[in-house]
RNA sequence: GACGAACGCUGGCGGCGUGCUUAACACAUGCAAGUCGAACGAAGUAGCAAUACUUAGUGGCGAACGGGUGCGUAACACGUGACUAACUUGCCCUAGACUGUGGAAUAACGGAGGGAAACUUCCGCUAAUACCGCAUGUUGAGCUUUGGUGGCAUCACCGGGGCUUGAAAGAUUUAUCGGUCUAGGAUAGGGUCGCGGCCUAUUAGCUUGUUGGUGAGGUAAUGGCUCACCAAGGCAACGAUGGGUAGCUGGUCUGAGAGGAUGAUCAGCCACACUGGGACUGAGAUACGGCCCAGACUCCUACGGGAGGCAGCAGUGAGGAAUAUUGCGCAAUGGACGAAAGUCUGACGCAGCAACGCCGCGUGAAGGAUGAAGGUGCUCUGCAUUGUAAACUUCUGUAGGGAGGGAAGAAUGACCUGCUAUUGGCGGGUUUGACGGUACCUCCAAAGUAAGCACCGGCAAACUUCGUGCCAGCAGCCGCGGUAAUACGAAGGGUGCGAGCGCUAAUCGGAAUUACUGGGCGUAAAGCGCGCGUAGGUGGUUGAGUAAGCGAUCUGUGAAAGCCCCGGGCUUAACCUGGGAACUGCAGGUCGAACUGCUUAGCUAGAGUAUGGUAGAGGGGUGUGGAAUUUCCUGUGUAGCGGUGAAAUGCGUAGAUAUAGGAAGGAACAUCAGUGGCGAAGGCGACACCCUGGACCGAUACUGACACUGAGGCGCGAAAGCGUGGGUAGCGAACAGGAUUAGAUACCCUGGUAGUCCACGCCGUAAACGAUGUCUGCUAGCCGUUGGAGGGCUUGUCCCUUCAGUGGCGGAGCUAACGCGAUAAGCAGACCGCCUGGGGAGUACGGCCGCAAGGUUAAAACUCAAAUGAAUUGACGGGGGCCCGCACAAGCGGUGGAGUAUGUGGUUUAAUUCGACGCAACGCGAAAAACCUUACCCGGUCUUGACAUCCUGGGAACCCUUUAGAGAUAGAGGGGUGCCGCAAGGAGCCCAGAGACAGGUGCUGCAUGGCUGUCGUCAGCUCGUGUCGUGAGAUGUUGGGUUAAGUCCCGCAACGAGCGCAACCCCUGUCCCUAGUUGCCAGCAUUCAGUUGGGCACUCUAGGGAGACUGCCGGUGACAAACCGGAGGAAGGUGGGGAUGACGUCAAGUCAUCAUGGCCCUUACGACCGGGGCUACACACGUACUACAAUGGAACGCACAGAGGGUUGCAAUACCGCGAGGUGGAGCUAAUCCCACAAAACGUUUCGUAGUCCGGAUCGGAGUCUGCAACUCGACUCCGUGAAGUCGGAAUCGCUAGUAAUCGCGAAUCAGCAUGUCGCGGUGAAUACGUUCCCGGGCCUUGUACACACCGCCCGUCACACCAUGGGAGUUUACUGCACCAGAAGCCGGUAGCUUAACCGUAAGGGGGGCGCCGUCCACGGUGUGGUCGAUGACUGGGGUG
Repeated sequence: GACGAACGCUGGCGGCGUGCUUAACACAUGCAAGUCGAACGAAGUAGCAAUACUUAGUGGCGAACGGGUGCGUAACACGUGACUAACUUGCCCUAGACUGUGGAAUAACGGAGGGAAACUUCCGCUAAUACCGCAUGUUGAGCUUUGGUGGCAUCACCGGGGCUUGAAAGAUUUAUCGGUCUAGGAUAGGGUCGCGGCCUAUUAGCUUGUUGGUGAGGUAAUGGCUCACCAAGGCAACGAUGGGUAGCUGGUCUGAGAGGAUGAUCAGCCACACUGGGACUGAGAUACGGCCCAGACUCCUACGGGAGGCAGCAGUGAGGAAUAUUGCGCAAUGGACGAAAGUCUGACGCAGCAACGCCGCGUGAAGGAUGAAGGUGCUCUGCAUUGUAAACUUCUGUAGGGAGGGAAGAAUGACCUGCUAUUGGCGGGUUUGACGGUACCUCCAAAGUAAGCACCGGCAAACUUCGUGCCAGCAGCCGCGGUAAUACGAAGGGUGCGAGCGCUAAUCGGAAUUACUGGGCGUAAAGCGCGCGUAGGUGGUUGAGUAAGCGAUCUGUGAAAGCCCCGGGCUUAACCUGGGAACUGCAGGUCGAACUGCUUAGCUAGAGUAUGGUAGAGGGGUGUGGAAUUUCCUGUGUAGCGGUGAAAUGCGUAGAUAUAGGAAGGAACAUCAGUGGCGAAGGCGACACCCUGGACCGAUACUGACACUGAGGCGCGAAAGCGUGGGUAGCGAACAGGAUUAGAUACCCUGGUAGUCCACGCCGUAAACGAUGUCUGCUAGCCGUUGGAGGGCUUGUCCCUUCAGUGGCGGAGCUAACGCGAUAAGCAGACCGCCUGGGGAGUACGGCCGCAAGGUUAAAACUCAAAUGAAUUGACGGGGGCCCGCACAAGCGGUGGAGUAUGUGGUUUAAUUCGACGCAACGCGAAAAACCUUACCCGGUCUUGACAUCCUGGGAACCCUUUAGAGAUAGAGGGGUGCCGCAAGGAGCCCAGAGACAGGUGCUGCAUGGCUGUCGUCAGCUCGUGUCGUGAGAUGUUGGGUUAAGUCCCGCAACGAGCGCAACCCCUGUCCCUAGUUGCCAGCAUUCAGUUGGGCACUCUAGGGAGACUGCCGGUGACAAACCGGAGGAAGGUGGGGAUGACGUCAAGUCAUCAUGGCCCUUACGACCGGGGCUACACACGUACUACAAUGGAACGCACAGAGGGUUGCAAUACCGCGAGGUGGAGCUAAUCCCACAAAACGUUUCGUAGUCCGGAUCGGAGUCUGCAACUCGACUCCGUGAAGUCGGAAUCGCUAGUAAUCGCGAAUCAGCAUGUCGCGGUGAAUACGUUCCCGGGCCUUGUACACACCGCCCGUCACACCAUGGGAGUUUACUGCACCAGAAGCCGGUAGCUUAACCGUAAGGGGGGCGCCGUCCACGGUGUGGUCGAUGACUGGGGUG
């Protein structure tokens, strides 16, 4: 796009069409084929009659048309074109000739029977256009003979002769209609042939009346159509035979076309009429509404017997997703009969039903902004949208409604009549309409009666809200849905079409996705493993002929309808109609001769032969050889050998291995050896000989297209395997043992059987690969190499040319890219083979081959939306290269064991609030949980609220006393009347009230912002322009060096740039300048004391400068960058430390800091109060502290810091207390005073290796301090107690210098509470060979089936569920072959029986006929045995999906 459609929702009108696609299933009822009295007798009705009318029957014509259906049929059935000299044809037309004379019956009818009926028997009468004789008639027909002409073999026509044979009917009326014969025509048929149109080879052979002949029969007619005899043919790979499916065509749908699909309606042909068979009648049938028989089914029945055939029109049941009225009429068109009137006609014309299709029309039009109400959305005082839409105003009147008018289709015919010389013909009038009072026209009224459906993620026009929460659902493909769904459902809005719109089925297109037009085969599916060769296809060059192909032109045909074009008719269109074109086809005639074919004559360029040479692991056979392994013998010799990553099994004191000599046997042939050679491929490697195939080169001669390819066919064909017989040294499946391992039916080791070898015979496959079929021609180069030939000189290990091979690179061109590139995958030609999404499956079944293994040919069901190729970027690798990092190594000290502290898990609990979970959670949020904090639990309370804004009313605020209560809170009493002011009022605070609202540490960090962690302070991450590539992308950013660094240099189709690195910033290390108080004190005074005077040199403080840049020298390097060493310097190559964190990754962390979308709660998930909990405790883990001691503990003495903090504070001297602390309060808002004694260190003494004079947990008692309050649950002090622990398993952490280790001090938080955290200084090491390994990271490269990216992907078994399928003892349906039985009806043939009107015969009888019987053929049926397709089947095999 289209549809004979169906389904869902919806539905106003009209026109034109269409309407059982399924059960060729079964059918109730009515109708669908009759007509003629002008063929006939008779009966009846009307009439007085004449006569008129009706009809059962006889007779004629018709019923073979028209109408239906598509079962069968793969066929001369259909289409198309020829032929029929091999035929028929009623009615019709033309022409000719006739229509004479006799006869015998019979139905109806009458009578008598039988039967339920259908129907039927007997007797008797009668007519005809029914039936039968005879005559006539040649021009007929048949046979035969003969002359001529023509043709196509049988023949046809014209003429003569002979023999045989054959007609008729009347009727009405006065002119017609009939009848017979013959010829011709027309129409309609029969028959034959060429060509054309389905699938299957997993159907390859079929055929006996089969193929042909002779003769006969039969037919309208040819013919094995049938029969007898003879011959052995006929068909088939150009697909016979078989199987499946199917009516064919014009056409229809689609398509640019070629094609593909289809064969409803209309038209042509065929076939069929309940199923099967058969004939009769007839011009025509083997007959839809005829007959006979058989069968199934249905109906009637008195059970004896009968009747029936809707695939005609309606209609019914059934089937089905599904298909209409038991209508009107013969008015028209057509048909039958008739002389006609007319009758009949479910053909047909109309109407009814159905949006089933096509076409047309309408459901209003114009104006109209309060942009109404309502709905919906939002950033919600309001705005946007629905939307000029509505309302409202004005207007129009199609369709529908009412009223009135009102056709065409009608022409004939008949009747009446006119003209004309009558029939005829012409003219006038009357009559004839189912549709239908319909179409159409006019008038009336009134916007009044008339819109839906699908869709809105992309394809594909159209977007939001709510609901739902991987549910419900959607889905054509991709896919959507797991709490913010433009994809589900609803709504609002929108888009598309519109009386329809969607969905489904099937079909064409897109699909160049079966490729004729018009595809491919190196790697995506696809070149047979290779050759020889049959059929077939194709074929060099020059003439001549021919004309099959080919071209031109003409003729016939190609039905009509349809399509197309131009017109016409319905108001238009659909529709109808006139003409034209077209129908690409088939057949025939004529002409042409370039090309192809054919015939013929030549040629030599293809191909081949002869001749001379050459190379070679080409093949087959027979011999020969040496090295090595092994075994055996002998000698020497002694304890091991062998083997591996390491071992063991194994061998060996019975003498191995090793070594020397000898012997045997088998297999394979080192070096030469080479992208070297040969062969068709498989393949071929010592040497010699014999036999043998092919190739190449050179030069001449010859043949004269002899060629190429090659379906089938035939041959060759690695390894493994099989059979028979040999052989067996080494190696070595299976097997055994030893190892390895979680296991190890493996890899490794020790053995070892088939086999490997030979002969003969099978197998016939390989990643049989160049994944590249064979042959021919053409198309740039360069460099090797093998075998020939020619040439050159400088004669060489030389150069040039050429032919044939074999390699590397590469241009054009080709290719999806990779790549190929004269050895093509380029440009062309010839032929063959093969492919058509992945899996199922190279499987099943069947066939063929094989001894078997198996091979070959080769599907389907089912299932998926992919499978695949090449290349790109990443990521990854128990891949490679380079490099870095406390990454390893080298060291020092720890953790893991103990006790305690602290955090976490778990458990417990009314609650033990929440978060954080590898590194990158766990002394983390928390820089302080007794109450508070606090979010949790229990209990008691409040509800505009503890907090914010607005409104109203009242009151200053506020303070004090008191009652109840655990408190929140509730109540009572008292004091107090403020500030500004323009004197209206205002600001602040408190109380009460109503409603808007507050509030939420409730959920979602996977809706978010912000902030943060991490890779990682790793050196990376990108962009613009250009260039390359079809593209993804690449280049730059890679390479050579170098660096801490994508740091820098050089090179380079790249040139530049950005974010990162570095530097700029801060602290620290040296010096200088400035400034000296609260700091300092060298010199001068002074003191207990820098205390004071004095000073500012020093220290220090805190401002500003200087200094370091590979700047200098030497070496290395590429003359670079840079590196190494040195000098100077306080400091040297980034001096040390900090701050600083690229693009990004982890849906990393945080909704409980804060902010925030959405959701949820609202007398509670909000707020207040008291108490409890976060502090629990069989256990596990992380992080710390203290230790285990002598480098120590204890005691005494004694020295030296830095950085901080301090007025709700730090607090000195002094006094009290053993002490924590208390009393008290100088000084200090701080370089001034205080916290504040630093500790380790150092000196002296003691302890003497012990659970201790180590260690300090735990517990008892007594206290101190903070604080409303130390019970749960604080810190500290004193006295007493004195646990574990004697240096820590596997494992694991930190650190490279002022670092580790060790020692103390301070601060934040804080009423109080530190072993934590953040800072500060004191003392102060060891080690780094080096980059193999572990971990992490960077760059380049490589492989990849990964891309959620190796924590990836993914294979097979097993278990379970479901699905389709193969085998299967069998069972079974259908079809069919063969053999046999049987044989209805009927035709044909025979006939001894019975019977018989016409003719002959006086008669008997005859001729002819009928019945019966017999025979051939044969339907249904039966029996046996095969074949094919299917269904089913215990069990079983594999496959697919989850």